[in-house]
Context: one part of a larger RNA
RNA sequence: GUCCCCAAGGAACUCGGCAAAAUAGCAGCCGUAACUUCGGAAUAUGGCUUGCCCUGCGCAAGCAGGGCCGCAGCUAAAGAUCAUCAAGCAACUGUUUACCAAAAACACAGCUCCCUGCAAACUCGUAAGAGGAAGUAUAGGGGGUGAUGCCUGACCAAUGCCGGAAGGUCAACCACGGGCGGUCCAUGUAUUUAUAUAUGGGCUGGCUUGUGUAAGCCCCGGUGAAUGUCGGCGAUAACUAUAAUCGUCCUAAGGUAGCGAAAUUCCUUGUCUGGUAAGUUCAGACGCGCACGAAUGGUAUAAUGACUUGGUGACUGUCUCGGGGACUUGCUCG
Numbered sequence: 001g002u003c004c005c006c007a008a009g010g011a012a013c014u015c016g017g018c019a020a021a022a023u024a025g026c027a028g029c030c031g032u033a034a035c036u037u038c039g040g041a042a043u044a045u046g047g048c049u050u051g052c053c054c055u056g057c058g059c060a061a062g063c064a065g066g067g068c069c070g071c072a073g074c075u076a077a078a079g080a081u082c083a084u085c086a087a088g089c090a091a092c093u094g095u096u097u098a099c100c101a102a103a104a105a106c107a108c109a110g111c112u113c114c115c116u117g118c119a120a121a122c123u124c125g126u127a128a129g130a131g132g133a134a135g136u137a138u139a140g141g142g143g144g145u146g147a148u149g150c151c152u153g154a155c156c157a158a159u160g161c162c163g164g165a166a167g168g169u170c171a172a173c174c175a176c177g178g179g180c181g182g183u184c185c186a187u188g189u190a191u192u193u194a195u196a197u198a199u200g201g202g203c204u205g206g207c208u209u210g211u212g213u214a215a216g217c218c219c220c221g222g223u224g225a226a227u228g229u230c231g232g233c234g235a236u237a238a239c240u241a242u243a244a245u246c247g248u249c250c251u252a253a254g255g256u257a258g259c260g261a262a263a264u265u266c267c268u269u270g271u272c273u274g275g276u277a278a279g280u281u282c283a284g285a286c287g288c289g290c291a292c293g294a295a296u297g298g299u300a301u302a303a304u305g306a307c308u309u310g311g312u313g314a315c316u317g318u319c320u321c322g323g324g325g326a327c328u329u330g331c332u333c334g
Base pairs, nucleotide, nucleotide: 001327002326003325004324005323006322008320009319012318017315027049028048029047030046035040037147051068052067053066054065055064056063057062069073074079082313083312084311085310086309087308088307089305090304094106095105110145111144112143113142114141115140116139122131123130124129148300149299150298151297153230154229155228158227159226160223161222162221163220164219167218168217169216174212175211176210177209178208179207180206181204182203183202184201185200186199187198188197189196190195231249232248233247234246235245258292259289270286271285272284273283274282
């Protein structure tokens, strides 16, 4: 290291019955609870039988009665689960971190919202083109939730989305104007005949500015199974306590039903009840919920689960507490 056996006890071991032991075989007969979506639960749990010989019955399979032997009769081999009481989570079968995680995670049927009228939405590609689909809203794509039962409350102030168009704001191009300037011509003035300057007219590159023009934003509505959010203080009843009630401030509105020390509770081993001789775990209640709460779904739920937690029976070298035996391997010795 791999196996086997053990007095008395029997989980006292330990994070935890981990490991081991035990249960015993989809044979026959009997019998089978809660709960339940009436299908299940269920092989529930549990009890009995099983060989051979004789007799009777029977077509046979076999059944009934009597007898025989053994520790043992599905006698060997092979051939499936220990059982049960509760709770949590997930409805279920399924899927997953190839090589530390198989689960309560993912998926799922069901539910719901949004987009899409077909050259569809959407996706890939620079494009041509392709998928969607040789389909057509009982179809296709996307988001969320996750069987089923009962349900899914309030808030549109913020953010998003949808709709609206009166007003405000607002880009470039473009169109039409203004100003500055440029250039040409004419006229006047000065004049050293080179120019300078003023006025008017023609054209206008350049610079600058105004008006007109979209969506958007501001604005007005809607929308929560859109992102999300869902109060504070004070007083009050004929013991006390508590507060159905009242006042006040703030808010878009102040958490409804249901559940609740919970996979959520810090204080906390909350308090009470049960289970134990003794229970930080467990179950049932209570509710000052630090910091549950309704498709980021709430709550209940039969069945299912190599899931998680607690209890019981059986069983045992897990332990009290060790002991013995077999084989094998390393080292040491020979």
Predicted 3D model of a 334-nucleotide part of an RNA (large-subunit ribosomal RNA, domain IV) from a Minisyncoccota bacterium. It matches the Rfam family "Bacterial large subunit ribosomal RNA". Its family is annotated with structural constituent of ribosome and ribosome in the Gene Ontology.